This is a predicted structure of a 101-nucleotide RNA (c-di-GMP-I-GGC riboswitch aptamer).
RNA sequence: GGUGAAAAGGGCAAACCCCGCGUAAGCGGGGGACGCAAAGCAACCGGUCCCAUCGCAGCAUCGGCAACGCAUGAGGCGGUGGGACAGCGGGGCUGCCACAG
Numbered sequence: 001g002g003u004g005a006a007a008a009g010g011g012c013a014a015a016c017c018c019c020g021c022g023u024a025a026g027c028g029g030g031g032g033a034c035g036c037a038a039a040g041c042a043a044c045c046g047g048u049c050c051c052a053u054c055g056c057a058g059c060a061u062c063g064g065c066a067a068c069g070c071a072u073g074a075g076g077c078g079g080u081g082g083g084a085c086a087g088c089g090g091g092g093c094u095g096c097c098a099c100a101g
Stems, first nucleotide, its partner, number of pairs: 002099003011036002016031006034087001040093002044090003047085010059073003062069002
């Protein structure tokens, strides 16, 4: 440096529930195990998600005969700023045991 079939000692802990923190994504602690050989560390690249803001095209409602409207509402896409995820992929750093070389 490679590999994780078998073995040993072990390790971590998804969903869900409880408590706390955060506008939120989500995070911390406890319970709990779907899984994991880096499911250890870290947001560098891509991705996903959240918040704020700007722009664009529609939708619904309301008003109008209609064109339409400084009207109301919930979303979508894109830009910008800030944030989250390492159990989405890539790359980086570190590491236990065993096996073959």

It was read from a public genome assembly, where an Rfam model found it.